This is a predicted structure of a 514-nucleotide part of an RNA (small-subunit ribosomal RNA, 5' domain) from an uncultured prokaryote. The coordinates come from a structure-prediction model, not an experiment, and the mean pLDDT is 82. The RNAcentral record of the full RNA draws on ENA.
[in-house]
Context: one part of a larger RNA
RNA sequence: AAUGAACGUUGGCGGCGUGGAUUAGGCAUGCAAGUCGCACGAGAAACCAAUUAGCUUGCUAUGAGGUGGACAGUGGCGAAAGGGAGAGUAACGCGUGGUUACGUGCCCUCGAGACCGGGAUAGUGUCGGGAAACUGGCAGUAAUACCGGAUAACAUCUUCGGAUCAAAUGGUGUGAUUCCGCUCGAGGAUUGGACCGCGUACUAUUAGCUUGUUGGCGGGGUAAUGGCCCACCAAGGCUGCGAUGGUUACCGGGUGUGAGAGCAUGGCCCGGCUCACUGGGACUGAGACACUGCCCAGACAUCUACGGAUGGCUGCAGUCGAGAAUCUUCGGCAAUGGACGAAAGUCUGACCGAGCGACGCCGCGUGCGGGAUGAAGGCCCUCGGGUUGUAAACCGCUGUCAGUUAGGAGGAAAUCCAUGGUGAGGAAAGCGUAAGCUUGACCGAGCCUCAGAGGAAGCGCGGGCUAAGUUCGUGCCAGCAGCCGCGGUAAUACGAACUGCGCGAACGUUAUUC
Repeated sequence: AAUGAACGUUGGCGGCGUGGAUUAGGCAUGCAAGUCGCACGAGAAACCAAUUAGCUUGCUAUGAGGUGGACAGUGGCGAAAGGGAGAGUAACGCGUGGUUACGUGCCCUCGAGACCGGGAUAGUGUCGGGAAACUGGCAGUAAUACCGGAUAACAUCUUCGGAUCAAAUGGUGUGAUUCCGCUCGAGGAUUGGACCGCGUACUAUUAGCUUGUUGGCGGGGUAAUGGCCCACCAAGGCUGCGAUGGUUACCGGGUGUGAGAGCAUGGCCCGGCUCACUGGGACUGAGACACUGCCCAGACAUCUACGGAUGGCUGCAGUCGAGAAUCUUCGGCAAUGGACGAAAGUCUGACCGAGCGACGCCGCGUGCGGGAUGAAGGCCCUCGGGUUGUAAACCGCUGUCAGUUAGGAGGAAAUCCAUGGUGAGGAAAGCGUAAGCUUGACCGAGCCUCAGAGGAAGCGCGGGCUAAGUUCGUGCCAGCAGCCGCGGUAAUACGAACUGCGCGAACGUUAUUC
């Protein structure tokens, strides 16, 4: 000098940051991933209501049909992002520089196409099983769900003859070009996979290690190279420039310190990696071997009608435990960003905000001027006085911050809505443009009203190092102490008082780094 700090005493306000470092220990509760009716069938409540029936003749039933659109389902996209943690890992994990045998949904550009058909299934109805979770039979229905045939190149394979491979003319709209989609191919962009050189902790009181091991031929597998895997063949490969083993540890940009070289470190933020109760596995998909998906095993916990079921906060809050120690079961989608949607919009504990903590840094305040009989009180004294000290009282001012009153710039740009113009002869979708309208969870600069010095100072130290000393008490006791060392009867070193010094909403102590 520094810290994600803790402890002690004290504590006025604000801004910006920051806050589970230990048990990757266990978790009650709520929320954290949905969306699309312009893909599809079906359609409850509610509302309007022709008709019919009854009669108290203006009401009650009935309800064709219409509006309406909930819950659930099929289908599409998303759920692999965003968010958390650092257990594992000494490794091509990371950093840096190269290489290519590869993939890439959504997005952009270009070329070509979308013909003819089919059978199911959920929802639903009905009959069951089960305590529940859930589940079975029969009947029957739709699609941008699924399947068959046709077409077939600048695609794929090829023995160069040839062979093989697609689609939803779907949605909106009365309706064509339009708008949104579908299929094949080429290119781009983005992003990812794989490989290599170099760098990357301690330990020799670890000296030998290795059999898919090292290489080859042929196959399998993958988007793709390769012992990645397999059969066969050869006997290799690494190592004192430290193999193998052990211990510790995510890595980098950075951060702290230092004149630098270096040393230490990797919290917040950004990039990469890894993990998701523990271990294993694949499915779906452009992408996962998938935090809030699936299957199996295990431990733990919950429900049970004992036959069986269910769960995974290292998401945001919150709780218990352990600990010196680390926050609210808050508000909002207004902004930025994301998912879906043609759009309106919906969802978003990402995010934006507020709350708590002097945890850190920074700023402001706790008044200002005058005021000597140098008041009283305290302390010291050689008893003359000295000091606290212009300090107080007293007089005159000011109004920061906090309090009170009113009002409010800006954070808002867009989208939407309505109007005008433009654009085929006109209207509409589309496109750009102009003026108008709409949208703030939260913060609130500056200004204004009122009142009145009123509400706001402590902590450590005073032997030397080291700025600042006197008296009393104690008597090697009680105690102090970072080092040297103080204390055994005049202690500037212990305790108290007065006084002084330092810093100041803080001041000290402890721990750790340089």